Record summary: The RNA shown here (c-di-AMP riboswitch aptamer (ydaO/yuaA leader)) has 157 nucleotides and comes from Paenibacillus lutimineralis. It matches the Rfam family "c-di-AMP riboswitch aptamer (ydaO/yuaA leader)". Rfam links the family to the GO terms regulation of gene expression and cyclic-di-AMP binding. The coordinates come from a structure-prediction model, not an experiment, and the mean pLDDT is 79. Of the family's consensus pairs, 96% are formed in the model.
[in-house]
RNA sequence: AAUAUUAAAUGGCCGAAUUUCUUUACGAAAACGGGGGAACCGAUUUUUAGGGGUGAGUUUCGCUGAAUUCCUGGAUAUUCCAAGGAUUCAAGCGAAUAGGGCAACCGUUCAUGUCCGAAUCCGUCAGCUAACCUCGUAGGCCUUUGAGCAGGGACCA
Numbered sequence: 001a002a003u004a005u006u007a008a009a010u011g012g013c014c015g016a017a018u019u020u021c022u023u024u025a026c027g028a029a030a031a032c033g034g035g036g037g038a039a040c041c042g043a044u045u046u047u048u049a050g051g052g053g054u055g056a057g058u059u060u061c062g063c064u065g066a067a068u069u070c071c072u073g074g075a076u077a078u079u080c081c082a083a084g085g086a087u088u089c090a091a092g093c094g095a096a097u098a099g100g101g102c103a104a105c106c107g108u109u110c111a112u113g114u115c116c117g118a119a120u121c122c123g124u125c126a127g128c129u130a131a132c133c134u135c136g137u138a139g140g141c142c143u144u145u146g147a148g149c150a151g152g153g154a155c156c157a
Stems, first nucleotide, its partner, number of pairs: 011142004018030004022025001031137006041127001050125001051122004059096006065089006072082003099116005105152002107149005
């Protein structure tokens, strides 16, 4: 000097997941979110190949594997073996994709770059939905490119 790890403070990101109060509790309130739930409207036809919710997280193709089937050959053979084709299914891997996030004063438009494109819950059951009822307030992280526009804010002189 550089890199890595750990701790604290500050700042920031995904997300509804923050703040305040008190009697500190399986607590209350505000705020932000989710679900259920009339009329009207919609749907009337698909109920085990179940159905539905939260979420951006949908959809397509390919490879590997298993099963079924067709064809050719060994071979005279419904049965066995081998090669090839087709279909279906589960998982894994890969390439895309509807869509979603970030690039630091906030908002917005354009460009550029980059990342995600999961998971999970209800339990046979839910269209929309006023009143009403009810639930959550977790968890996980560390990016820093440019130009235009209106407004606000901060700092300096």